[in-house]
Molecule: Fluoride riboswitch aptamer (crcB RNA motif)
Organism: Dongia sedimenti
RNA sequence: CCGGGCGACGGGGAUGGAGUCCCCCGGGCGGCCAUUCUGCCGGCCGCCGAACCGCCGCAACGAAAACGUCGCGGCUGAUGGCUCCUACCGGGCG
Numbered sequence: 001c002c003g004g005g006c007g008a009c010g011g012g013g014a015u016g017g018a019g020u021c022c023c024c025c026g027g028g029c030g031g032c033c034a035u036u037c038u039g040c041c042g043g044c045c046g047c048c049g050a051a052c053c054g055c056c057g058c059a060a061c062g063a064a065a066a067c068g069u070c071g072c073g074g075c076u077g078a079u080g081g082c083u084c085c086u087a088c089c090g091g092g093c094g
Stems, first nucleotide, its partner, number of pairs: 009026005016085006027048007054075005060069003
């Protein structure tokens, strides 16, 4: 220096919050501060980037099914799973 594993920590899993479990991602560049002979480690900021961003129909494009992107129309669910809370919707009773 490169690659892999484990642990810790941070982030993500189509609409809010909490608990718990599961899955996924975790890199790069620059600036400032501190330190020092210089640098590394550390802190902060900015940019890029990873996980992530639902379904159906039609049309166009990417050669074509699939898939992706864009446009138009329609639809389900507050969970990744379970439980609870909140919001919303439907039905019944008072």